About this RNA
Small-subunit ribosomal RNA, central domain from an uncultured bacterium, 349 nucleotides, folded computationally. Its mean pLDDT, the model's own confidence on a scale to 100, is 90. RNAcentral holds the full RNA, with entries from ENA and SILVA.
Context: one part of a larger RNA
């Protein structure tokens, strides 16, 4: 570079915004840059190639032709890309009236529970296990009753149920917030798609700082277990899990399936809206939006997918080329560190 891939074989970037590029809807007018076509001109000769000649052939020489990715001028064509100007609205997008959410973010307020405290009843155990044993307990535990403190976390509802770009969100009320979807028309008039590089956000777990610290619980102690037991099981327990601020930026960051689009057979639930019918709560029917089960074309090695495509086709981006070596080392850039990103080779099968 061409070609074939990327759901589970090696491969979709963790998810947005968006710069350059790439690609872009319909009708018309100009130009004529890409495209196309005619001519001139140039492509040196020798070689290659075709076909004649010459050396008694041949190698060789030599006449004539073709051929020469092509550049340039020049006259034309204007379908299509492209530029320019006028026009449209199906795409995008504002206005408008609804609706539905655990979308964010920041106050405050609850009530179940666990521990701890203080106190009252009470009295020999609890508590744990597969059985125990460490531990608790006569300085009164554990049960139970009444009082406080604190800190977390939100049972039932609660649903292959909802919001979100993803990570992810779930008590209850305030206040600021983002985002979809549905109605009917106005309205602007391609304002679009994707996006290398950049940028922002990003679970857990770690790190800084300075607060909290019930429960849980890496390390760690001790008791079992065991041949041993640096574990699985018991008793205790610091970090840490929370809070604010900042940094880490990774993950089986998964639908293992990038993004936007346009077509293409059905069934049956569920969620959020709108219309019509009707025997008016109930039911049926037609439609937008989302989200799950099946399933037919077609597709796929099969598995299986199947209008929320792995089907049929356009755009644009990323990434993949045989195990291991190895996501290593080295150098670069990030990082307080941990490390992350980027990413080889020898040699080996």
């Nucleotide at each position: 570079c061409u070609g074939g891939g990327c759901g589970u074989a090696a491969a979709g970037g963790g998810c947005g915004c968006g710069u350059a590029g790439g690609c872009g809807g319909u009708c018309u007018g100009g130009c004529g840059c890409g495209u196309c076509u005619g001519c001139u001109g140039u492509g040196a000769a020798a070689g290659c190639c075709c076909u004649g000649g010459g050396c008694u052939u041949a190698a060789c020489c030599u006449g004539g032709g073709a051929a020469u990715g092509g550049c340039a001028g020049u006259g034309g064509a204007u379908a299509c890309g492209g530029u320019u100007g006028g026009g449209c609205u199906a795409g995008a997008g504002u206005c408008u009236g609804a609706u539905a959410g655990a979308g964010g973010a920041g106050a405050g307020c609850g009530g179940a529970a666990u521990u701890c405290c203080c106190g009252g009843u009470g009295u020999a155990g609890c508590g744990g296990u597969g059985a125990a044993g460490u531990g608790c307990g006569u300085a009164g535990a554990u049960a139970u009753c009444g009082g406080g403190a604190g800190g977390a976390a939100c049972a039932c509802c609660g649903g292959u149920g909802g919001c979100g770009a993803a990570g992810g969100c779930g008590g209850c009320u305030c206040u600021c917030u983002g985002g979809a979807u549905c109605g009917a028309g106005a309205c602007u008039g391609a304002c679009g798609c994707u996006g290398a590089g950049g940028u922002g956000c990003g679970a857990a777990a770690g790190c800084g700082u300075g607060g909290g610290g019930a429960g849980c619980a890496a390390a760690c102690a001790g008791g079992a277990u065991u041949a041993g037991a640096u574990a699985c099981c018991c008793u205790g327990g610091u970090a840490g899990u929370c809070c604010a601020c900042g940094c880490u930026g990774u993950a089986a960051a998964c639908g293992c399936u990038g993004a936007g689009a346009a077509c293409u057979a059905g069934a049956c639930g569920u969620u959020g809206g709108g219309c019509g019918g009707g025997u008016u709560u109930g039911c049926c029917g037609c439609u937008c939006g989302g989200u799950g089960u099946c399933g037919g074309a077609g597709c796929u090695a099969a598995c299986g997918c199947a209008u929320u495509a792995a089907g049929u086709u356009c755009u644009c981006c990323g990434c993949c080329u045989g195990g291991g070596g190895a996501g290593u080392a080295c150098g670069g850039c990030c990082g307080c560190a941990a490390g992350g990103u980027u990413g080889a080779a020898a040699c080996u099968c």